[in-house]
RNA sequence: GGAGCCGGGAGGACGGUCGCUCCACGGCGGCAACGUCGCGGAGAGGAAAGUCCGAACUCCACAGGGCAGUGCGCUGGGUAACGCCCAGGCCGGGUGACCGGACGGAAAGUGCCACAGAGAACAGACCGCCCAAGCCCGCCUUCCGGGGCGGGCCGGCAAGGGUGAAACGGUGGGGUAAGAGCCCACCAGCGCCGGGGGUGACUCCGGCGGCUCGGUAAACCCCGCACGGAGCAAGACCAAAUAGGGGAGCCAUGGCGUGGCCCGCGUCGCUCCCGGGUAGGUCGCACGAGGGAGCGGGUAACCGUUCUCCAAGAGGAAUGACCGUCACCCCGCGAGGGGUACCGAAUUCGGCUUACUACCCGGCUCCGGCA
Numbered sequence: 001g002g003a004g005c006c007g008g009g010a011g012g013a014c015g016g017u018c019g020c021u022c023c024a025c026g027g028c029g030g031c032a033a034c035g036u037c038g039c040g041g042a043g044a045g046g047a048a049a050g051u052c053c054g055a056a057c058u059c060c061a062c063a064g065g066g067c068a069g070u071g072c073g074c075u076g077g078g079u080a081a082c083g084c085c086c087a088g089g090c091c092g093g094g095u096g097a098c099c100g101g102a103c104g105g106a107a108a109g110u111g112c113c114a115c116a117g118a119g120a121a122c123a124g125a126c127c128g129c130c131c132a133a134g135c136c137c138g139c140c141u142u143c144c145g146g147g148g149c150g151g152g153c154c155g156g157c158a159a160g161g162g163u164g165a166a167a168c169g170g171u172g173g174g175g176u177a178a179g180a181g182c183c184c185a186c187c188a189g190c191g192c193c194g195g196g197g198g199u200g201a202c203u204c205c206g207g208c209g210g211c212u213c214g215g216u217a218a219a220c221c222c223c224g225c226a227c228g229g230a231g232c233a234a235g236a237c238c239a240a241a242u243a244g245g246g247g248a249g250c251c252a253u254g255g256c257g258u259g260g261c262c263c264g265c266g267u268c269g270c271u272c273c274c275g276g277g278u279a280g281g282u283c284g285c286a287c288g289a290g291g292g293a294g295c296g297g298g299u300a301a302c303c304g305u306u307c308u309c310c311a312a313g314a315g316g317a318a319u320g321a322c323c324g325u326c327a328c329c330c331c332g333c334g335a336g337g338g339g340u341a342c343c344g345a346a347u348u349c350g351g352c353u354u355a356c357u358a359c360c361c362g363g364c365u366c367c368g369g370c371a
Base pairs, nucleotide, nucleotide: 001367002366003365004364005363006362007361008360009359010357012326013325014324015323016322017321018320020043021042022041023040025038026037027036028035029034045342049353050352052351053350054349055348056347057231058230059229060228069227070226071225072224073223074088075087076086077085078084089103090101091100092099093098104222105221109220110219111216112215113214126161127160128157129156130155134153135152136151137150138149139148140147141146169187170186171185172184173183174182188212190209191208192207193206194205195204196203197202235283236282237281238280245274246273247272248271249270250269254268255267256266257265258264290309291308292307293306294305295304296303297302327340328339329338330337331336
């Protein structure tokens, strides 16, 4: 100098003018609800986003047990909890700093493994290798029992070639007609046993064994663990007008119905009381698993303790616009010019993911050059 990897921080500041929402106080109008004016105070984020996980809170459901279903799945720790975080193990990728992993079980069972290829799971013979045994033919030989050579049939083999992502251990030797864990040595892998280290996942060492058992479980499945539903438009309280409902009383001893009449009953009118729902209002709703600083514990996530701070709460939904100065970055020798993203609360927290930068800081790796 170039190319990268990881972690952390910030998310413009101040002033002025004009507005918006809420709150407090005061004036005016109004019986009041409220309206209006003045003054003062407060007013988005690191992701407020996606609504993907986990909870708090609220209501509904619920004897107990089981099946089904869904989710998760290495180990230890953190947390209210989690599918999140931290540390570690193993596997994979990268020269490296580092990064990624749904990472229990495939020697329980079932299914699937495209194309190519002979054969894709207790496999298979296309090219190839071999004619040892059996049968046949030809030639040669014979001490007539047979023997040798060549060829064919029936066959044998899986070493080499070839296909494939993957072909049923690898290398070497023995062995054989040719071959093959058929036998042996070493290596890899698997299982069992013993020992060392670690809380553990796991790892290191030694011995024995049969010689090798393909992949896939975000395929069915098996094992282990967890799991009721709906969501602040949850839900709670106050509560009109009008129309229903229930009860008590009053009146003409009234009208209507009960087949004509009487009693009785119902109903119509008025007054009062009770109860439910709606409109509307209030709460839920801003002090909380809260923020900051110091100290202590822990590798860390995180925890403990002391001090300190209070920071939107709207409800079809406010938080805006412009100007000036400064700050930062880029371009330009300079005067100067340009830029400052993503986007916005809606019951509240803890995470994850995604978007963004005009940025800033720190640590580390690889390559090249010079000294």
The RNA shown here (Bacterial RNase P class A) has 371 nucleotides and comes from a Candidatus Polarisedimenticolia bacterium. NCBI's taxonomy places the organism under Bacteria, Pseudomonadati, Acidobacteriota, Candidatus Polarisedimenticolia. RNAcentral holds the sequence, with entries from ENA.